The part of an RNA shown here (large-subunit ribosomal RNA, half B) has 1171 nucleotides and comes from a soil metagenome.

[in-house]
Context: one part of a larger RNA
RNA sequence: AUUGUGUUAAGGGAACUCGGCAAAUUGGCCCCGUACCUUCGGUAGAAGGGGUGCCUGCCUGGAGAUCAGGCAGGUCGCAGAGACCAGGGAGCUCUAACUGUCUAAUAACAACACAGGAGACUGCAACUCCGUAAGGACUAGUAUAGUCUCUGAUUCCUGCCCAGUGCAAGUAUCUGAACACCCGGUUCAACGGGACGAAGGACUUGUAAACGGCGGGGGUAACUAUGACCCUCUUAAGGUAGCGUAGUACCUUGUCGCUUAAUUGGCGACUUGCAUGAAUGGAUUAAUGAGAGCUCUACUGUCCCUAACACAAGUCCGUUGAACUUUUUGUCCUAGUGCAGAGACUAGGGACUCCUAAUGGGAAGUGAAGACCCCGUGGAGCUUUACUGCAGUCUGUCGUUGGGUUACGGUAUUACUUGCGCAGUGUAGAUGGGAGAUGUCGAUCCAGUCCUUCCGGGGGCUGGGGAGUCAACGAUGAGACACCAUCCUUGUUAUGCUGUAACUCUAACCCGUUGAGGGGACAUCGAUAGAUAGGCAGUUUGGGUGGGGCGCCACACCCUCGAAAAAAUAUCAAGGGUGCCCUAUGGUCAACUCAUGUGAGUCAGAAACUCACAGAAGAGUGUCAAGAGCAAAAGUUGGCCUGACGCGAUCACGCACAGCAAGUGAUCGCGAGAGGAAACUCGGGUCUAACGAACCAAUACGCCCUUUUGAUGAGGGCUAUUGACGACAGAAAAGCUACCCCGGGGAUAACAGAGUCGUCGCCGGCAAGAGCACAUAUCGACCCGGCGGCUUGCUACCUCGAUGUCGGUUCUUUCCAUCCUGGCUGUGCAGCAGCAGCCAAGGGUGAGGUUGUUCGCCUAUUAAAGGGGAUCGUGAGCUGGGUUUAGACCGUCGUGAGACAGGUCGGUUACUAUCUAUUAGGAGUGUUCGGAGUCUGAAGGUAAGAUCGAAAUAGUACGAGAGGAACUUUCGAUCGUCGCCACUGGUUGAUCGGUUGUCCGACAGGGCAUUGCCGAGCGGCUACGCGAUAAGGGAUAAAAGCUGAAAGCAUCUAAGUCUUGAAACCCGACCUAAAACGAGACUCCGUUGAGAGCACGGAUAGAAGAUCCGUUUGAUAGACUUGGGAUGUAAGCACGAAGGCAACGACGUGUUAAGUCCGCAAGCACUAACG
Repeated sequence: AUUGUGUUAAGGGAACUCGGCAAAUUGGCCCCGUACCUUCGGUAGAAGGGGUGCCUGCCUGGAGAUCAGGCAGGUCGCAGAGACCAGGGAGCUCUAACUGUCUAAUAACAACACAGGAGACUGCAACUCCGUAAGGACUAGUAUAGUCUCUGAUUCCUGCCCAGUGCAAGUAUCUGAACACCCGGUUCAACGGGACGAAGGACUUGUAAACGGCGGGGGUAACUAUGACCCUCUUAAGGUAGCGUAGUACCUUGUCGCUUAAUUGGCGACUUGCAUGAAUGGAUUAAUGAGAGCUCUACUGUCCCUAACACAAGUCCGUUGAACUUUUUGUCCUAGUGCAGAGACUAGGGACUCCUAAUGGGAAGUGAAGACCCCGUGGAGCUUUACUGCAGUCUGUCGUUGGGUUACGGUAUUACUUGCGCAGUGUAGAUGGGAGAUGUCGAUCCAGUCCUUCCGGGGGCUGGGGAGUCAACGAUGAGACACCAUCCUUGUUAUGCUGUAACUCUAACCCGUUGAGGGGACAUCGAUAGAUAGGCAGUUUGGGUGGGGCGCCACACCCUCGAAAAAAUAUCAAGGGUGCCCUAUGGUCAACUCAUGUGAGUCAGAAACUCACAGAAGAGUGUCAAGAGCAAAAGUUGGCCUGACGCGAUCACGCACAGCAAGUGAUCGCGAGAGGAAACUCGGGUCUAACGAACCAAUACGCCCUUUUGAUGAGGGCUAUUGACGACAGAAAAGCUACCCCGGGGAUAACAGAGUCGUCGCCGGCAAGAGCACAUAUCGACCCGGCGGCUUGCUACCUCGAUGUCGGUUCUUUCCAUCCUGGCUGUGCAGCAGCAGCCAAGGGUGAGGUUGUUCGCCUAUUAAAGGGGAUCGUGAGCUGGGUUUAGACCGUCGUGAGACAGGUCGGUUACUAUCUAUUAGGAGUGUUCGGAGUCUGAAGGUAAGAUCGAAAUAGUACGAGAGGAACUUUCGAUCGUCGCCACUGGUUGAUCGGUUGUCCGACAGGGCAUUGCCGAGCGGCUACGCGAUAAGGGAUAAAAGCUGAAAGCAUCUAAGUCUUGAAACCCGACCUAAAACGAGACUCCGUUGAGAGCACGGAUAGAAGAUCCGUUUGAUAGACUUGGGAUGUAAGCACGAAGGCAACGACGUGUUAAGUCCGCAAGCACUAACG
């Protein structure tokens, strides 16, 4: 020097800046006085005024006080809450009601909470939660309670939608698992089927302060505009009240008004609301807020524009003494080159060696295996209607698990009962036995009644009645009857077992001060089955890609071109096609010739059919492919057929003369065939596309194997066909991450560089046109050609073991395509003022409003307010408003986690400088003996000046007038540069004085409180103050000329040492400079010791060194004296003083222009300059 912390600043007063950040202002007490608004409590200490010390005397209250209040006089100061302590205020808006809480260490907020509001669940062994369970919390609470969720005081309100998704209720019907049951199957099984049928689902309703949602088109009123009105499509419903360019509005800096000189700001309105809106609460609100935005006032060093001072660090000395970093290092500049940004390479230049203090341009500086981006068949957290599971919950069944009743079933047994084809007396179950059976223990029959029925009857019961009745025989028929036995079928009864539904009991079990009692075979628990199930877990969530994502498929095949005349050959290159079709559109044999044109021919025409001629293909060949091929055919037509065969082998394509599957093609062998007289041809279509492994399943044919043997059944294998993986050599599979992590990548993006230059900027060629006529005073289309590397792209070459990213600020330099100033030319130049161009980069190019802005718009000035570069110059210089972490809000999107080049509020900016560079200051060596002094000036540097105004010229030239110059001269101003301090101003921890609080017992004199505060202030340093700040010469640019040919003219040029001509260039002026290796010159001194240094006193000097002065032959410093200056009249004493009975007494006057002090000057050797 600089930094930090403080102090102070004239004039201006926010002009600073993202923003009044920071600082300043205000500040206590008493009195007066206080607006809008309001939830009447507040707002409010609103705002805004006045007073304030000390002394004397007195009064009031009080028991009294070192208490409180007051009155009247006196008195000092710039200032009396004298220091410390101690709100700046006001207005408008947003937002959250408030006090409170929060990301310990970047966010204190509008986020959370809150009182209040609402919904849902819950009757107590409650809901909910923790736990494997036992058990526990809620709770020793009980619906005025508890839990969960949403909203967020008050006030006014809270619209429509139940289609979707949830939730709840219901449920005739449908669906719906296992066990048990039935049937099939089997020696016994597995297994298959059926019936029954829970929860759940379908279905029907309800529910939005549940998740959520809340349209489009057309027309219409007598100016226009608009549309109360009408029509139409459509929805579950179509956004109501409000509010609205918003913390929500893209366009947008919307439009209007106010605020300002000027406003991307603020406020008030309007409002076509990209994309407002009603407890995902809407609107409004007094009070409150370290919340966000704006304004006014006061105030100020924030600024114009800086300066001075104090302390600390720093510098220097002594002692002690780290770390980061370090490939090597003998560590310059410019240009070029180079993996595209070099101290080390190339070329040129520069360059003696070393040290110290500074600065922070470079070492793409140090720090941290980039956090952005991409990649990884990496990770983690979170979400969900991803996949797969698991807790949990609901439900069925079984066990724990018992008794009883009723109803209805199932089953076994007992007893009984039923059995109608036609014919036949007539209701014949089947088979066998059988000639008799039965009856007073009441037969046939009659009456009543019950059941059943094929309506004929059959079977019972009761009464009457009182002795027979039936069968055999015969007839009919497939079968013959009484009676008995066995069995089938229908039904009834009883009993056993069992099921369903309902009820009941008590004794398991549970609860219960372990009591009474309550519940009760339920519940609980266990097993099993179904449903549900991001509550939890494990995982997946493709590739290509001119970064990734979005898009697309260039992901499997075929054809052409690209493809460079073998083969092969890439791109998100160009042009196209395939994922089939056909029993003939196939095989064979035979025949025929197409498209088109011309001529002729009834209807008949441009086109119908027939004939003739021409006709190498211009047709056809299944296809919307293309290429190749094809004429007694590969095309067209006809006959007969099925080779659109079975089995096997080889070769080729696929596929790279390495390997590799499916698929495809060609050739051959064996067999069976078709066509043809035959030779022969035929394993689909003239060739190249039309496709898919294993597992699994189904089907087919037989054969084999396993289940100890045999037989079913089941399973497996061999062979074939079908079913798909198109991401097409084939996992079973959704998202978010800004809370993020790891490994890598400059193989790959964002910044910057590099390349390119479409775009951008600038220039040119030609000249259609207009300019009254006239292309070229001026403007100039279409078309064409360049240059630049300031825009934006493209590329992906450098950097991902990191090159800090927008804007501002500070500071420097450079280019010219010149904004001003200078010199010129043309003009549609009279003058003035312009327009266009040429030369020219010396200097200048400013201040404000809005916005983070660059940019832009605006305001007032100005000679002018130029455009660019330097890693979009500049963060080891600053800032941090924007962007771009973590918090939060709104709109929109998304089911959600979350997302948004959408908006909004908030949000850690590290580094002690090694080298180089630069600015300064030193040491050494060299310069050919050592040294002192004085110079020269190669070379380098500067802007040392730049610009404006006024006056005279001159109201002149010019001009009809209106207007209105210049050369030259003078004066002044602004900016820049250098210097200075007499003046003015600032500062002044020199100094002097005043004064508050307190302490040193009082006085005097002091300490501390920012120097306590306040007033003044010499010297020094300073700006706001003052001074200085060229003309000229040379050579030129554009331009203007002279003479003058080539080219008898003309011509500034070709020859011409002919002439002019600018702020640019060179001198002049100023600064550095002999280390200028070309190391210079001159004078003097010197081995008879020159000269220099150390040390000493110091300052005109100074970080350290250095420089300069002095050193007794001396004024170098100090002291002293004097002068000059600052302050403002000391202490002590005397007198006065309002008063007071006195004691006392603030203070005043005099002594006293005193006292105190001095970084200045002079004098003076008193002290120290010795050695």
The full RNA is in RNAcentral, with records from MGnify.